[in-house]
C1' cells in the first nucleotide's frame, strides 16, 4: 500500500431503521454489633470523529481515527 472484520456506561454485552436490555462493579439505603451475604434505589440526552440520507439512525451511506486478521512490497 489492498482487501476483510470490530469500535455501545468504568468492565462485559443486547438492541440489525421506530428513539440505547441485562450483568459485574460503583454510589446511597435498608437490615447486622461491625463486616460479608441478602433486599431496594441510583447509575449512556447518547453508541470512536465528522458529515450525509430519512419523520426517525447505535443499526444505511461518506469520510477520518483506532484496534485485530489477511496478502502484497522494501530490506
Nucleotide at each position: 500500500u489492498g482487501g476483510g472484520g470490530c469500535g455501545u456506561c468504568g468492565c462485559c454485552a443486547a438492541a440489525u431503521g421506530g428513539u440505547a436490555a441485562g450483568g459485574c462493579c460503583g454510589u446511597g439505603g435498608a437490615c447486622u454489633c461491625u463486616g460479608g451475604a441478602u433486599c431496594c434505589a441510583c447509575c449512556a440526552u447518547c453508541u470512536g470523529g465528522g458529515g450525509g440520507u430519512u419523520c426517525g439512525a447505535a443499526u444505511c451511506c461518506c469520510u477520518c481515527c483506532g484496534c485485530c486478521c489477511c496478502a502484497g512490497c522494501c530490506a

Notes:
This is a predicted structure of a 75-nucleotide RNA (transfer RNA) from a Deltaproteobacteria bacterium. Model confidence (mean pLDDT): 80 of 100. Rfam family: tRNA. It is annotated as a transfer RNA. The sequence was found in a public genome assembly.